[in-house]
RNA sequence: GGGUGCUUAGCUCAGUCGGUAGAGCGGUCGUCUUAUACACGAUUGGUCCCAGGUUCGAGUCCUGGAGCACCCACCA
Repeated sequence: GGGUGCUUAGCUCAGUCGGUAGAGCGGUCGUCUUAUACACGAUUGGUCCCAGGUUCGAGUCCUGGAGCACCCACCA
């Protein structure tokens, strides 16, 4: 320098054909217990990496940028 993939909740990740974003874990409260843990119930969660564009409508499509991982090439 070229290419591919990824970026969504505190963490690990889903999200179909563009139609108003979810799970598990975690946090908090409660029940249970002498107490803690476990278990159970309730509750808590978001500028979907950033900026534009298309659209009635974008996590999803398009353009540019950023970060991470990998591959190729070049230099040495």